A computed fold for a 118-nucleotide RNA from Geopsychrobacter sp., annotated as SAM riboswitch aptamer (S box leader).
NCBI's taxonomy places the organism under Bacteria, Desulfuromonadia, Desulfuromonadales, Geopsychrobacteraceae, Geopsychrobacter.
RNA sequence: UCUUUAUCAUGAGUGGUGGAGGGAUAGGCCCUUUGAAGCCACGGCAACCGCCCACAGACAGAACUGUCACGGGGUCUGGUGCCAAAUCCUUCUCCGCGCAAGCAGAGAAAGAUAAGGA
Numbered sequence: 001u002c003u004u005u006a007u008c009a010u011g012a013g014u015g016g017u018g019g020a021g022g023g024a025u026a027g028g029c030c031c032u033u034u035g036a037a038g039c040c041a042c043g044g045c046a047a048c049c050g051c052c053c054a055c056a057g058a059c060a061g062a063a064c065u066g067u068c069a070c071g072g073g074g075u076c077u078g079g080u081g082c083c084a085a086a087u088c089c090u091u092c093u094c095c096g097c098g099c100a101a102g103c104a105g106a107g108a109a110a111g112a113u114a115a116g117g118a
């Protein structure tokens, strides 16, 4: 870099440094000198992987019990991720309502993250 699968309406920030940008892209709309990005420190969120438990369940056993771990629960001492706004909103297709502007729903595309594969 490509690809597969899952998730994306929840949640979680302070200080130092820095000094003008940031929110992927384009448009919109926002954030920002009452201090952007980046970096550092400490903290937090979450539960993808990991680890632990064994509630339900399955299996074995005559039984006490043992084994497993798709569902469930816990956890940061491990690997990542994240901590303005729904992925901030949109585009395309289908469908419902509406005279229309538009509104609601489903899916796709694009993107992000994780785990696996090439």
Base pairs, nucleotide, nucleotide: 001118002117003116004115005114006113007112008111013042014041015040016039017038021031022030023029026090027089028088043083044082045081048079049078050075051074052073053072055071057068058067059066060065087110091108092107093106094105096103097102